A computed fold for a 534-nucleotide part of an RNA from an uncultured bacterium, annotated as small-subunit ribosomal RNA, 5' domain.

[in-house]
Context: one part of a larger RNA
RNA sequence: GGAUGAACGCCGGCGGUGUGCCUAAUACAUGCAUGUCGUACGCACUGGCCCAACUGAUUGAUGGUGCUUGCACCUGAUUGACGUUGGAUCACCAGUGAGUGGCGGACGGGUGAGUAACACGUAGGUAACCUGCCUUAUACAGGGGGAUAACACUUAGAAAUAGGUGCUAAUACCGCAUAAGCGCACGGGGCUGCAUGGCCCAGUGUGAAAAACUCCGGUGGUAUAAGAUGGACCCGCGUCUGAUUAGCUUGUUGGCGGGGUAACGGCCCACCAAGGCGACGAUCAGUAGCCGGCCUGAGAGGGUGGACGGCCACAUUGGGACUGAGACACGGUCCAAACUCCUACGGGAGGCAGCAGUGGGGAAUAUUGGGCAAUGGAGGAAACUCUGACCCAGCAACGCCGCGUGAAUGAUGAAGGUCUUCGGAUUGUAAAGUUCUUUUCUAAGGGAAGAAGAAAGUGACGGUACCUUAGGAAUAAGCCUCGGCUAACUACGUGCCAGCAGCCGCGGUAAUACGUAGGAGGCAAGCGUUAUCC
Numbered sequence: 001g002g003a004u005g006a007a008c009g010c011c012g013g014c015g016g017u018g019u020g021c022c023u024a025a026u027a028c029a030u031g032c033a034u035g036u037c038g039u040a041c042g043c044a045c046u047g048g049c050c051c052a053a054c055u056g057a058u059u060g061a062u063g064g065u066g067c068u069u070g071c072a073c074c075u076g077a078u079u080g081a082c083g084u085u086g087g088a089u090c091a092c093c094a095g096u097g098a099g100u101g102g103c104g105g106a107c108g109g110g111u112g113a114g115u116a117a118c119a120c121g122u123a124g125g126u127a128a129c130c131u132g133c134c135u136u137a138u139a140c141a142g143g144g145g146g147a148u149a150a151c152a153c154u155u156a157g158a159a160a161u162a163g164g165u166g167c168u169a170a171u172a173c174c175g176c177a178u179a180a181g182c183g184c185a186c187g188g189g190g191c192u193g194c195a196u197g198g199c200c201c202a203g204u205g206u207g208a209a210a211a212a213c214u215c216c217g218g219u220g221g222u223a224u225a226a227g228a229u230g231g232a233c234c235c236g237c238g239u240c241u242g243a244u245u246a247g248c249u250u251g252u253u254g255g256c257g258g259g260g261u262a263a264c265g266g267c268c269c270a271c272c273a274a275g276g277c278g279a280c281g282a283u284c285a286g287u288a289g290c291c292g293g294c295c296u297g298a299g300a301g302g303g304u305g306g307a308c309g310g311c312c313a314c315a316u317u318g319g320g321a322c323u324g325a326g327a328c329a330c331g332g333u334c335c336a337a338a339c340u341c342c343u344a345c346g347g348g349a350g351g352c353a354g355c356a357g358u359g360g361g362g363a364a365u366a367u368u369g370g371g372c373a374a375u376g377g378a379g380g381a382a383a384c385u386c387u388g389a390c391c392c393a394g395c396a397a398c399g400c401c402g403c404g405u406g407a408a409u410g411a412u413g414a415a416g417g418u419c420u421u422c423g424g425a426u427u428g429u430a431a432a433g434u435u436c437u438u439u440u441c442u443a444a445g446g447g448a449a450g451a452a453g454a455a456a457g458u459g460a461c462g463g464u465a466c467c468u469u470a471g472g473a474a475u476a477a478g479c480c481u482c483g484g485c486u487a488a489c490u491a492c493g494u495g496c497c498a499g500c501a502g503c504c505g506c507g508g509u510a511a512u513a514c515g516u517a518g519g520a521g522g523c524a525a526g527c528g529u530u531a532u533c534c
Stems, first nucleotide, its partner, number of pairs: 001534004006530005013403006019396002021361001026359003030356003035103003040100002043097006050087005063074005110314003120238003124234003129231002134227007142176001144174002151166006182207005188201005212219002240286003247277003252274004257269003289311004293304004316337005339350004367393001369392003375389001376387004406436004416427004441471006450461001478523005483504003489518005499506002
């Protein structure tokens, strides 16, 4: 000098854009953050459709009266909207609720505790693998069965909840049939590679599928093959400090045979052998998420990993599996532990390292905001619903960038201040005054793009940005320094005191170094200090 997720002191006008618990992976009140589908299914309730009664807006035949002879007023047969009440509710329509079922809760969002490791980065391998939704192609979907929740009744319990009896549906569940292709076993032929092997052809035996809904347009279902996407595993190289850590290891190293897995493998097991690693630093200890990047530097390098993007790990602590294409699962489940809460003392409930917010810790870090309008995601045929992802707004000079706090003119060089050799010098064109301007500001009027589409409708932000008009210099400057390094000097006070200080060093009676004033220098909505890195 540059830099920062900064903090502190003094000061503080505006806009744009980014950023904002680095500490206690500490404890959490409250609300929200993952639901959706009635075009899979059976119920319950409500409303409509339907019937009757009441009420009677409205329609206005006929008759009467008046006269201006075609008008006004009265009469009211008939009509029966809306509504109220009761019934009915087989079927149909709409809505709500819980339930069965499907898909999604493995994405998105958070954090960096652990991890020195194939965790990450990079370059490869899988002839050792899986892949829901999506795309392409081919072949199919025949015919049956038995349950169960909901519901009703009921038992136990304070509750959470658990149980019993009975009824019922499905795209829920289970057989049977069929098998182009597929799996398994067996043997045959051909081609080929990089070792185990791979591909193709024909054969025998054997095994396994499916689901319907519909507004008739479609949407779904099963199998096989291929693609795409996503993942899994293996391997070369690279990846902090300590030798005041020198030996470490018994599933350890290898083999054979099994089990297990999507798959290879001591991954696990039985048996056999005695190996394997290590001064090219094993083991142990400490520290740490890794990278793209970021900071600095001419570069080499050094430091760093906050925001954004990729990967990994974790979800109070420890362990386990279930479901599923995918988890050993943040807002699922089981067990144990600590903590908090409820309790009728028998037993139960909970997990903010999601978004806000609270206590605590700390030098220190924001609103219990608006909206799904856009982008994206889940479900749905769709309408749409959900979405603290996201888009916005609020707070903070925390960073960067931009703008302003006026411009021109103005010498009796005013007054005042300071210094003075008392002549003057300086503050200083600075002010006042005169003439302008209106970025900002205030008020009024207009007013978006972002919205996609054939058209219409749809904007949280927001009456915001922006534009026009009017008003008026009006609303807006501080901080640090002035001995040398280092740009900028005098006076007074103080008297080794009070104090300053990054280093050298100032201060003991003429201090350009302390304090104040005047002046000056630097930067500027900031300035200075502290901390850390180069």